[in-house]
Context: one part of a larger RNA
Molecule: small-subunit ribosomal RNA, 3' major domain
Organism: metagenome
Parts: sequence; C1' cells; structure tokens
RNA sequence: UGACGGGGGCCUGCACAAGCGGUGGAGCAUGUGGUUUAAUUCGAUGCAACGCGAAGAACCUUACCCAGAUUUGACAUCCCGCGAACCUCGGGUAAUGCCGAGGGUGCCCUUCGGGGAGCGCGGUGACAGGUGCUGCAUGGCUGUCGUCAGCUCGUGCCGUGUGGUGUUCGGUUAAGUCCGGCAACGAGCGCAACCCUUAUCUUUUGUUGCCAUCAAUUCGGUUGGGCACUCGAGAGAGACUGCCGGGGUGAACUCGGAGGAAGGUGGGGAUGACGUCAAGUCCGCAUGGCCCUUAUGUCUGGGGCUACACACGUGCUACAAUGGCGAGUACAAAGGGUCGCGAACCCGCGAGGGGAAGCUAAUCCCAGAAAGCUCGCCUCAGUUCGGAUUGCAGUCUGCAACUCGACUGCAUGAAGUCGGAAUCGCUAGUAAUCGUGGAUCAGCAUGCCACGGUGAAUACGUUCCCAGGCCUUGUACA
Repeated sequence: UGACGGGGGCCUGCACAAGCGGUGGAGCAUGUGGUUUAAUUCGAUGCAACGCGAAGAACCUUACCCAGAUUUGACAUCCCGCGAACCUCGGGUAAUGCCGAGGGUGCCCUUCGGGGAGCGCGGUGACAGGUGCUGCAUGGCUGUCGUCAGCUCGUGCCGUGUGGUGUUCGGUUAAGUCCGGCAACGAGCGCAACCCUUAUCUUUUGUUGCCAUCAAUUCGGUUGGGCACUCGAGAGAGACUGCCGGGGUGAACUCGGAGGAAGGUGGGGAUGACGUCAAGUCCGCAUGGCCCUUAUGUCUGGGGCUACACACGUGCUACAAUGGCGAGUACAAAGGGUCGCGAACCCGCGAGGGGAAGCUAAUCCCAGAAAGCUCGCCUCAGUUCGGAUUGCAGUCUGCAACUCGACUGCAUGAAGUCGGAAUCGCUAGUAAUCGUGGAUCAGCAUGCCACGGUGAAUACGUUCCCAGGCCUUGUACA
C1' cells in the first nucleotide's frame, strides 16, 4: 500500500421488513447429472452451467456408432492433356465411380497463334483436408462484480524510501453530483448531458389514411366531395428547481403554490470506467505449437444424439364455482407475406381439401383477438373439475413420419382436493392475468424475442440476513 476480521462509524440496493403471486408435492414439456448403450457426438458446472451454444436433431444437419466405398482427394493453386460443355435414351448402384447408344457445337477476349472459362480415365508430386489436442500459448467476442461510483495522471508540496497529498474533512446528491474549507492547483477515463422511444402542442403534407359539415347510397367512407378530426412522417415548441411563499448562509433539501400534457433524472431504452475471476469460447471465425496424412481426411446407407430403476434445474397444465360448458355480442397493438400471404364461394363433424379474386402491401391477405359483457345449464362430487395414458380412424408437410413429427375425430379418463424443510420474482400501467405476432423453419414451440387488453396490494422502517460503496481500526496474510 492492499486484502481480510463472527472490529467500529456513515450510506445504498425487492437485501430484509410490509404485501401479492409462485417454485418445492401431481401429470407432462424441456435441459442436466447419473446409469445404460455399438453410439447414446462435443462444450457450458456456485452466484455468473442446467428451455445454455441449439433463432427448429425423422434424412440432411452430424461432429458419434455399425457397414460399404475412396486416396492429389468433397474444396484451392501450380505443371500437362482435351472434340470444354450440355441434352436424350437404355442398363445398373445406397453411394463415389460405372457400361452402352445417339444428338451436338455453342460462351468471353483475340494480333486468329492463342488466352480465359470449363472438363479430364488423367499423371505425378508440391499440397489440400482435420468440429483432432492445448481457451493455462493467443486475437476477437462475451459473462461477472455493476450502470456500482469509482479508477488515474501532470506539476507542486511532504517523506531516506515503498508512498502520501490531491480523492481526506463539514454538508449535499441517484452520482468523486455540487458547495464550503484545506499544500495543493489543474486535467483525463467514468457520472450527467448529447442519441432513440414514449407523454402535450404548433406547423408542413393529404394517399393507400381520416369523415365534422353537404349531397347520393346497394347502408359498406361505398360514391361525389372535404383535409377540419384521427393518423402517418418531416420541421419546431416545451421542463430549466425557471417563478412565488414558509424554513435554511452556500450547494442543496423539505413543505406548499402558480402555470402546465408533463415537476424536480417525467417513464422506458441504448450506453458498461481502471480492473477482477489464468472466468467462457481453438465446435462461429482467425491463429502459434503439437498430432493424423490409403486416415483422426472424404462419400454413402442404416442407426444414434429421442435410451431410463433414479436425482436436480427451468417451465406448461391443473387441482375448480372469482369456475367448467353451450349460445349470442364488443374492443387492440405490433408484426409478416411473391419458392409467399391466400379472400369470397363449395365439400368435410374436424384437422383439412377444392377454388381462385386481390396483394411486391397505410390499398389485398394472415386475422377469428382472448380475458370481458348478456342469457342458460351444472350445485361441491375425483364431478359437465382435471386432462395424462392407451385403442381405432384420419389430415398435412416431406423422397421418406417404424425407431422419431405436428394436428384432427371417436372412445379411454391416470395422478392431482393448493403442496414439508426450504426457496424465487415483483414498488405501477409494475405484479398477476388474457390473448396476438415474429425469428428459426418443408414440417415441428409449453422455449425465446416482441405486442397490446384487464389491472392490484404494500413499503412503519434499517435491528437483523445478503451484496456493494466511503472513512477508520487491528493483523501471525501478500
């Protein structure tokens, strides 16, 4: 000087407390451990691994296993050769190769020699190739403490020196934020602001948007018309403790007020200092070294990654009456669409099929929002709760749903009556609850990312648990 202390002081945080809802018990989904296996590919492992890499494992993917094949190679460059290719037919294979017959000259440049591009039973090597090892050789990227308020430098001063000072102190703040004081005076990276979005208004512009007034109407903003309003997207305004009052000196803080759509960082996002963990990643990519080179490379078929006495994590659905079922009826936002979205209409109980209008989209489509509201049935039961499991019959995607897809109909109707110790999230348009869309994607979502609808309770407070910041103290630690 740090680090540490079941030392002290001050302070902060859904850290506790006050509340609301869960997890832990059940069934299922999914990930992991373990076990099994020919293989169950690999990585991630306290917080910060475990719906994680994987924004999609039937084949492919695929890295694993079994079997079959191949060796200048699936891919690149160099040398050499050529009637480059390509198309049709037949045979044959799981595959790379293959066997036979026929047609057939074209592409770009040209100095007409050729060059390029392409192909090759080639040939021979140089080389290719490796998701093989090392994340403790590395780059890059990322997690974490933590959006915590810290981390430093120049000059000066103090100290023999490591170093100190500044950065400590008194206040204050979300903040090393600002003020006052001070052997310090300044500065940098962080904080804040500048950026995006949301909340209000003005203005510009009105089509594919809108419809107040006026007509028409097939009653649909549909048509004429209009651009007021909504809305879209450009430019501006607006909030700064700026103003006033009480308390306080300065910064500020507190209580209240005016004006205002909004009031004290208005709400949300992006933004992550010096560093820590030899944290994670050589299987995204790049890369040193090592290793394989008729194999640890490459191709194909099939299997596996989907196994199952068990244990754990994360979720979904429930155990019901604030509910279940039937009928009727209302109101979103944000997205996506031409290898696509696919209306009306017809068929089917349904998944879906037929059909084809429109749409490269403020125009058309996906598209029915659901909870809600109204009426009716159920009457506390393992039930008209719950839906696992299983049987049969189907639909769709795809070369192909046996291993191993999703969905539909009929039948079946398991556990489960609110969950021990323990443990998690959340302070407002939040929790809870209800649906909707998107990426990936042929198909496959209870996951992930986004969107809106309905919409709470509680916070006395900082003694305690946990994490962190500043000062101080002790030290057998560095």